The part of an RNA shown here (large-subunit ribosomal RNA, domain VI) has 268 nucleotides and comes from a Geobacteraceae bacterium. It was read from a public genome assembly. Its Rfam family is "Bacterial large subunit ribosomal RNA". Gene Ontology terms of the family: ribosome and structural constituent of ribosome.
Context: one part of a larger RNA
RNA sequence: CGUAGGAGAUUUGAGAGGAUCUGUCCUUAGUACGAGAGGACCGGGAUGGACGAACCUCUAGUGUACCUGUUGUCCCGCCAGGGGCAUUUGCAGGGUAGCUAUGUUCGGAAAGGAUAACCGCUGAAAGCAUCUAAGCGGGAAGCCCACCUCAAGACUAGAUCUCCCUGGACUUCGGUCCCUGAAGGUCCGUCGAAGACGACGACGUUGAUAGGCCGGCGGUGUAAGCACAGUAAUGUGUUCAGCUAACCGGUACUAAUCGACCGUGAGG
Repeated sequence: CGUAGGAGAUUUGAGAGGAUCUGUCCUUAGUACGAGAGGACCGGGAUGGACGAACCUCUAGUGUACCUGUUGUCCCGCCAGGGGCAUUUGCAGGGUAGCUAUGUUCGGAAAGGAUAACCGCUGAAAGCAUCUAAGCGGGAAGCCCACCUCAAGACUAGAUCUCCCUGGACUUCGGUCCCUGAAGGUCCGUCGAAGACGACGACGUUGAUAGGCCGGCGGUGUAAGCACAGUAAUGUGUUCAGCUAACCGGUACUAAUCGACCGUGAGG
């Protein structure tokens, strides 16, 4: 810009893409078959491999914004307690959320249609025979459908539901001026398991959108101070303490203020 008014939802599916793999074991059954050795079709069930998707409960990793230990040195006047630097975490032990795989769950199924090679029925030409010439069946991991995803710019531009707009004057009929400005949308702001930016989604006081605060989960592992024991290093008690990120819930304390703009007047 189009989809012959504008708008918000919900959709149909022309078409396109993805997927399509396979082993072993049990049973049927040591049956059919076979002198024996051996050993099934058909059908039923179980469990793997590779591949793929989603997810983070478990296991494992990361987690330089959490906790702890510790060396050297400098600083906070000293002690105690802390902070800086030693990499852009000094080193080390753990670890929430998120992101992950090595982890977990799930997938390829079933059914249908038309067929290939091939197997048939009926059957002439050609009194026989013949699956074929007329006609009719069966038959594949392949084809169509079926499963998952996208999809009306599918210009054949589809469908359904709902919402909105019913002024005036002049005119050279091209338009001009005044009034009006809907439904809805955008800007703006607070944000997001959305994201390069746009976009997408949530919210904007009729409010839990983010921060703060409160409570909780989880993490670390028993703070500081004081008391006691010991010459002291240190230990014990107070104390499963103290501190605590992204998680969960609550709470208007802070910030989402006030607003502006687009979009018209019934539709060739």